Predicted 3D model of a 108-nucleotide RNA (TPP riboswitch aptamer (THI element)) from Salinispora vitiensis.
The organism belongs to Salinispora, within Bacteria.
Its mean pLDDT, the model's own confidence on a scale to 100, is 77.
The sequence was found by an Rfam model in a public genome assembly.
RNA sequence: CACCUCCGACAGGGGAGCGCAUAGCGCUGAGAGUGUGGGCAACGCCCCACAGACCCUCGAACCUGAUCUGGGUAAUGCCAGCGCAGGGAGUUUCGGUCGGCCUCCAGU
Numbered sequence: 001c002a003c004c005u006c007c008g009a010c011a012g013g014g015g016a017g018c019g020c021a022u023a024g025c026g027c028u029g030a031g032a033g034u035g036u037g038g039g040c041a042a043c044g045c046c047c048c049a050c051a052g053a054c055c056c057u058c059g060a061a062c063c064u065g066a067u068c069u070g071g072g073u074a075a076u077g078c079c080a081g082c083g084c085a086g087g088g089a090g091u092u093u094c095g096g097u098c099g100g101c102c103u104c105c106a107g108u
Stems, first nucleotide, its partner, number of pairs: 003100002006096004010090001011057004017027004034051006040044001062087003068081004
């Protein structure tokens, strides 16, 4: 202490897929819908709201392109491309921080 690193608080943004023999288990992942309440031509592996966990806040969290392209898988945004494409919440939110870094002084 401007910036980096790391930590905390407040505020804000965001997603929850695939498969099976489905009280549960397997895959990837930070997270794969945990709790409460509500909704119905559909009572469902359904939908909605709020809360929780997790991630992210100038950017690869996340969305669009995309019913995309290539590879791979039991299957899937599973991996890669697309991507110095278009959007996207603090562009200086606040506080702390060994160290880096910066400044000054002294010696050689």